[in-house]
Context: one part of a larger RNA
Molecule: large-subunit ribosomal RNA, domain IV
Organism: Chlamydiia bacterium
RNA sequence: CUCUUGUUAAGGAACUCGGCAAAUUAUCCCCGUAACUUCGGGAGAAGGGGAGCCACAGUCUGUAAGUCACUUCGCGUGGCAAGCAGAAGGUGGCCGCAGAGAAAUGGCCCAGGCGACUGUUUAGCAAAAACACAGCACUUUGCAAAGACGUUUAAGUCGAAGUAUAAGGUGUGAUGCCUGCCCAAUGCCAAAAGGUCAAAUGGAGAUGUCAGAACUUCGGUUUGAAGCAUUGAAAUUAAGCCCUGGUGAAUGGCGGCCGUAACUAUAACGGUCCUAAGGUAGCGAAAUUCCUUGUCGGGUAAGUUCCGACCUGCACGAAUGGCGUAACGAUCUGGGCGCUGUCUCAACAAGAGACUCG
Numbered sequence: 001c002u003c004u005u006g007u008u009a010a011g012g013a014a015c016u017c018g019g020c021a022a023a024u025u026a027u028c029c030c031c032g033u034a035a036c037u038u039c040g041g042g043a044g045a046a047g048g049g050g051a052g053c054c055a056c057a058g059u060c061u062g063u064a065a066g067u068c069a070c071u072u073c074g075c076g077u078g079g080c081a082a083g084c085a086g087a088a089g090g091u092g093g094c095c096g097c098a099g100a101g102a103a104a105u106g107g108c109c110c111a112g113g114c115g116a117c118u119g120u121u122u123a124g125c126a127a128a129a130a131c132a133c134a135g136c137a138c139u140u141u142g143c144a145a146a147g148a149c150g151u152u153u154a155a156g157u158c159g160a161a162g163u164a165u166a167a168g169g170u171g172u173g174a175u176g177c178c179u180g181c182c183c184a185a186u187g188c189c190a191a192a193a194g195g196u197c198a199a200a201u202g203g204a205g206a207u208g209u210c211a212g213a214a215c216u217u218c219g220g221u222u223u224g225a226a227g228c229a230u231u232g233a234a235a236u237u238a239a240g241c242c243c244u245g246g247u248g249a250a251u252g253g254c255g256g257c258c259g260u261a262a263c264u265a266u267a268a269c270g271g272u273c274c275u276a277a278g279g280u281a282g283c284g285a286a287a288u289u290c291c292u293u294g295u296c297g298g299g300u301a302a303g304u305u306c307c308g309a310c311c312u313g314c315a316c317g318a319a320u321g322g323c324g325u326a327a328c329g330a331u332c333u334g335g336g337c338g339c340u341g342u343c344u345c346a347a348c349a350a351g352a353g354a355c356u357c358g
Base pairs, nucleotide, nucleotide: 001353002352003351004350005349006348007347008346010344011343014342019339027051028050029049030048031047036041038174052094053093054092055091056090059087060086061085062084063083066080067079068078069077070076095099107337108336109335110334111333112332113331114329115328119131120130135172136171137170138169139168140167141166147158148157149156175324176323177322178321180254181253182252185251186250187247188246189245190244194242195241196240200236201235205231206230207229208228209227212223213222214221215220255273256272257271258270259269282316283313294310295309296308297307298306
């Protein structure tokens, strides 16, 4: 010097990103206990007091020798009661620095964000605000159910020895108050009049070959039935798409410019363009606010954080839920009391290393 511990004058967070770490607190009994609240809680809230040993006198509880009375004479019944054991108090005394004498054994409060809660998770850097959750809603499925496994389109199995108060899927996430407008786009559902439309059916017609016929300069040319082939129009025809309507707790979306009131400012109001419709309630510099350390207030001597407001929302917003909310949290943020070697500022002690020898 390093590590692991212990103690520390005065101060007491001045340390630091941050009270990280450490310290405080701690057991039992008694008293006492706020806001808020879903009336259960909050709560061990907070905050106080007591606790050892000895003696004495009572009280109470259990047991009960004995004694007295009664007696059906029974190992019976009742009254009193020494002794022993125990409990909670009272009075007086004793000792130590210290009496829950060691060990074990909550620090507390205020305010806010998020998530209701208990729970789950990145075995080995993340335990959370992430996942789940009860509750809510939509949707599919009438039973050989939907859906899934299996095989590659089998048997069989799960769903389920269940039957729509059931089962599957999706979203949201206790509870309270609520959940606005848009169906133009995309999706889904319904309807079937019309348009389009596959294979298939169909076979008009066309072509090749060719018996034969006609013509011939005898070389050939033209025509050409049946058959055999190659093509092939009209017409018939499903779903789908187009078309029509519905649907948002489906995917999603929810404007701009200009003017106007008797100070100024602002605009309840008006005009105009566009749109499917132009963001309602609630909240708002927010886990969302760039400008920004916005402005005002609170807290501090001093506050980019924090709390309460304002609204100019770059770029909140209603089950990709909105806003509150008691309780809960090894959660995150700010403040306070207590406490302390975190610090001012370091010191000492113990042990293990380091160093020397082996």